[in-house]
Molecule: c-di-AMP riboswitch aptamer (ydaO/yuaA leader)
Organism: soil metagenome
RNA sequence: CGCCGAAUCCGAGCCCGCGGAGCGGGGGAACCAACGUAGGGGUGAAUCGCGUGCUCGUAGCAAGCGAAGCGCACUUUCCGCGCUAACCCGUCAGCUAACCUCGCAGGCGACGGAAAG
Repeated sequence: CGCCGAAUCCGAGCCCGCGGAGCGGGGGAACCAACGUAGGGGUGAAUCGCGUGCUCGUAGCAAGCGAAGCGCACUUUCCGCGCUAACCCGUCAGCUAACCUCGCAGGCGACGGAAAG
């Protein structure tokens, strides 16, 4: 300097934090939607389905297959490879004006290939 990402900018201030703007996430009316129960919801790509095995288990775990999503560091398409964790709320959450609230990390310059831009 360029790039991914919400993850930046400004002001004092001074290294502890503060205020504002911007950006991103959540909560939250009416209208609309939905509307028996077995809980449900949020951040995130990290979910759904099928059969098998284990466990007392319609619940969980293990490996497998399929779907969907994400990553391989400018974008798109195709091929290839890989990933689908973790955490939080606490029985409550559809949408949502006003309003309330939280966050502003980290990393890359390629350790994918081809074509086009």